[in-house]
RNA sequence: UAUGCAAGUUGCCUUACCGCCUCAAUUUGUUGGGGAGGAAAGUCCGGGCAACAUAGAGCACCGUACUUCCUAACGGGAAGGUCCCGAUACAUCGGGAACAGAUAGUGCCACAGAAAAUAUACCGCCCUGACGUGUCGGGGUAAGGGUGAAAAGGUGAGGUAAGAGCUCACCGGAUGAAUGGUGACAUUGAUCGCAUGGUAAACCUUACGGGUUGAAAGAUCAAAUAAGCUAAUGUAUGAGGAUUGCUCGUCCGAUGUUAGCGGGUAGAUCGAUAGAUCCCGAUAGUGAUAUCGGGACCAGAUAAAUGGUAAGGAUCUCAGUACCUGGGAUACAGAACCCGGCUUAUAGACUUGCAUUUUUU
RNA sequence: GAUCCGAUAGCUCAGUUGGUAGAGCAUCUCCCUUUUAAGGAGAGGGUCCUGGGUUCGAGCCCCAGUCGGAUCA
Numbered sequence: 001u002a003u004g005c006a007a008g009u010u011g012c013c014u015u016a017c018c019g020c021c022u023c024a025a026u027u028u029g030u031u032g033g034g035g036a037g038g039a040a041a042g043u044c045c046g047g048g049c050a051a052c053a054u055a056g057a058g059c060a061c062c063g064u065a066c067u068u069c070c071u072a073a074c075g076g077g078a079a080g081g082u083c084c085c086g087a088u089a090c091a092u093c094g095g096g097a098a099c100a101g102a103u104a105g106u107g108c109c110a111c112a113g114a115a116a117a118u119a120u121a122c123c124g125c126c127c128u129g130a131c132g133u134g135u136c137g138g139g140g141u142a143a144g145g146g147u148g149a150a151a152a153g154g155u156g157a158g159g160u161a162a163g164a165g166c167u168c169a170c171c172g173g174a175u176g177a178a179u180g181g182u183g184a185c186a187u188u189g190a191u192c193g194c195a196u197g198g199u200a201a202a203c204c205u206u207a208c209g210g211g212u213u214g215a216a217a218g219a220u221c222a223a224a225u226a227a228g229c230u231a232a233u234g235u236a237u238g239a240g241g242a243u244u245g246c247u248c249g250u251c252c253g254a255u256g257u258u259a260g261c262g263g264g265u266a267g268a269u270c271g272a273u274a275g276a277u278c279c280c281g282a283u284a285g286u287g288a289u290a291u292c293g294g295g296a297c298c299a300g301a302u303a304a305a306u307g308g309u310a311a312g313g314a315u316c317u318c319a320g321u322a323c324c325u326g327g328g329a330u331a332c333a334g335a336a337c338c339c340g341g342c343u344u345a346u347a348g349a350c351u352u353g354c355a356u357u358u359u360u361u
Numbered sequence: 362g363a364u365c366c367g368a369u370a371g372c373u374c375a376g377u378u379g380g381u382a383g384a385g386c387a388u389c390u391c392c393c394u395u396u397u398a399a400g401g402a403g404a405g406g407g408u409c410c411u412g413g414g415u416u417c418g419a420g421c422c423c424c425a426g427u428c429g430g431a432u433c434a
Stems, first nucleotide, its partner, number of pairs: 002356009012313007020035006037332001041343002044341005049214004056248004061210005066080005081099001082097006100205002105203002107199003122145002124141008153171006172194001173192003177188004218270004228261006240252003277296008314330007362433007371386004380417001388404005410426005
């Protein structure tokens, strides 16, 4: 210097004309202001807000899972601990982790293999009996071979008939203790030869949390009406219902309830855009963040506006090509009650890191 | 807007405590028949929607995405 990968920031600009949505003013002619995003997306979490008096209890169900903190809350974030991977000058640096419990219990571990979990012996090693002297039988062993994804702590030495934590040293493990730390945890020394694997993104256990339903929630107004027909069931010892999986409890309940047929209406306003808001500064804190001060802040549609044309500029690309000329393109995507996160998509430009290549010193 | 399902052979679908991916129809070959159909025998055909993860092992379990469908005034 170029290319690739990863992470982060940004996310084409200006003018004129014609339109669309909305707000304000109006002399009803018009005039003026505003009009997509970092993800508006996926709807994966959490909250606000609203309704449901079955908002009450129990069970079930669902979610989360190293520690401390932040926050309205969270499965989000910050700082740290432990483990794993890569690089390395072995001090450290970068990346990742669904990271509670497998000695509470149950289940599963295909094929192969002796044996897949209170295990066992195919080959082998050792002792021994019989005889046909290399075969059969009895016993010991688990070091070696073999099987498998995984084989009952590992390495070395002693020991032994052969072996074995059988014994010892180091490493690993378990138990309880001291010290340091808010804590996860770390360090130190002690005891125990230490059979008891893996799987909880299998059931489950422990701890904590969750009432249910979502703006088609809901409130108000307007309009309309058939208290119609059929069937079943019930009439207080009560059918059935009450937006929650079951039970109990509670409430409603006779012009009843359920099912089918039939009839009517299907419009408007609010909810709904100023809020845990954004920017700057100071202070506290390692940080997420908090407090204080100052400033800023008019998208609000409802089948749904935010667009089109022209000119100029910027970037990329293609063709002719030394400068230049001409054509084309300008990512992902588009509000629908609001907010905090997460995840996913994203041309080009810029920044940082890593890898490879080339050139120069 | 909200909620909930599905994707497996050319087509329609199975696939359970995770352990060699199957059925029917269709296609191809052979037999039967004068020939075709029917019938009989056999064969081929799979990115289990895509990408990661858990596990010894994933169609199945978990996460993210793509496409399709259903319900709710």
Predicted 3D model of RNase P RNA and transfer RNA as a complex of 434 nucleotides. It holds a member of the Rfam family "Bacterial RNase P class A". Rfam classes the family as a ribozyme. Rfam describes the family as follows. Ribonuclease P (RNase P) is a ubiquitous endoribonuclease, found in archaea, bacteria and eukarya as well as chloroplasts and mitochondria.